Context: one part of a larger RNA
RNA sequence: UGACAAGGGCCCACACAAGCAAUGGAGAAUGUGGCUCAAUUCGAUGCAAAGCAAAGAACCUUGCCAGGGUUUGACAUGCUGUGAAUCCUGCCCAAAGAGAGGAGUGCCUUCGAGAACACGAACAUAGGUGGUGCAUGGCUGUCGUCAGCUCAUGCCGUAAGGUGUUGGGUUAAGUCUCGCAAUGAGCGCAACCCUUGUGUUUAGUUGUCAUCAUUGAGUUUGGAACCCUGAAUAGACUGUCGGUGAUAAGCCAGAGGAAGGUGAGGAUGAUGUUAAGUAAUCAUGCCCCUUAUGCCCUGGGCGGCACACAUGCUACAAUGACCGGAACAAAGGGUCGUGACCCCGCGAGGGAAAGAUAACCUCAAAAACCCUACCUAAGUUCAGAUUGCAGGCUGCAACUUGCCUGAAUGAAGCCAGAAUCAAUAGUAAUCGUUGGUCAUCCAUACGGCGGUGAAUCCAUUCCCGGGCCUUGUACA
Repeated sequence: UGACAAGGGCCCACACAAGCAAUGGAGAAUGUGGCUCAAUUCGAUGCAAAGCAAAGAACCUUGCCAGGGUUUGACAUGCUGUGAAUCCUGCCCAAAGAGAGGAGUGCCUUCGAGAACACGAACAUAGGUGGUGCAUGGCUGUCGUCAGCUCAUGCCGUAAGGUGUUGGGUUAAGUCUCGCAAUGAGCGCAACCCUUGUGUUUAGUUGUCAUCAUUGAGUUUGGAACCCUGAAUAGACUGUCGGUGAUAAGCCAGAGGAAGGUGAGGAUGAUGUUAAGUAAUCAUGCCCCUUAUGCCCUGGGCGGCACACAUGCUACAAUGACCGGAACAAAGGGUCGUGACCCCGCGAGGGAAAGAUAACCUCAAAAACCCUACCUAAGUUCAGAUUGCAGGCUGCAACUUGCCUGAAUGAAGCCAGAAUCAAUAGUAAUCGUUGGUCAUCCAUACGGCGGUGAAUCCAUUCCCGGGCCUUGUACA
């Protein structure tokens, strides 16, 4: 100087407490371990692995296994030979691939050749999702959006080092202020950026409709007030009043204001820590394979199931299930796509087909909510697993292993032990909606969007984590 302490002081945080919801019990979904297997490809393993990489494994993907093939190779460059390329018809095969017959002579030219493409030969070399993340770059997680981490000069100390950065206040903050052998500076904090909340100006089409006409309908003249959308701009700064404080920084209360003390949310992650993660994104040293650890193909596997764990979903019902009626969003997507109206079908879906390259047409129905009828405490008109049957869709293909529909079947489950977790306001809870990936889809996932909309915070004693100062130490 650090590190540690079952030492002390000060402070912070959904850390505790308070309230609320949930996990742990059930079923099935997904991931992981284990077991099994010809293979169940590989990586990730406390927090910081486990709905993770994977924004979508039937083939492909695919890296694994079995079998069938191949060896200058599926791909790149150089050298050389033949043929333009290419197309058609049979034949063997599971396919890859092998083999046969025919058509065809283009572009350019200095008539030697050349360009592009295909096939063949020999080599240089290709290739490797083979190993090492403890040889590395790059990227990322974590402590932690915690308030820290340093430097120059000066001063102190024999030196390691100290000071500055400590102290009195204050802050979300090493934020600011006062003091001080320190004076300054840098990386962080904050601000600048994006979204959202209010007004003004401007622009009115595809959006909008107050007044006047008009219609079944903002449908059409018309209007630019309102809503909305885009652009520009204003606005919040402890600015102002009072109190408090040291006449400071600030803190408390008020006014005005759409918004008040960082308005709310996001992006933004210092020096470092963890030999943290990644050689399977990529790049890369070294090692290894080279008729195979490379490459092509078919089929299988990644989906196997005594069990254990993790994350979500659905429930156990009356604050409900079910029947009928009626209302109100936002944000997105659409031409290999979205698909209205109409017809067929109980339905999934099918037929035919208008419109829109979209504020125009369309996906599209919002659902909880509200009104009405019925059910009456029961394993039920709760729940909806499982199973067979009958269909539909995508796709060469749905057996292993897809999704959806109909009528049937109707399991466990009556609120969950010890224990554990999230979140402080438009939040939790609850309700639907949309997108990416995508032929289809195992999505209950992930990323957005809006609707309805709470309770609690006495306090910092205690638990966990962190920051500063200080004391001790047989530790470095």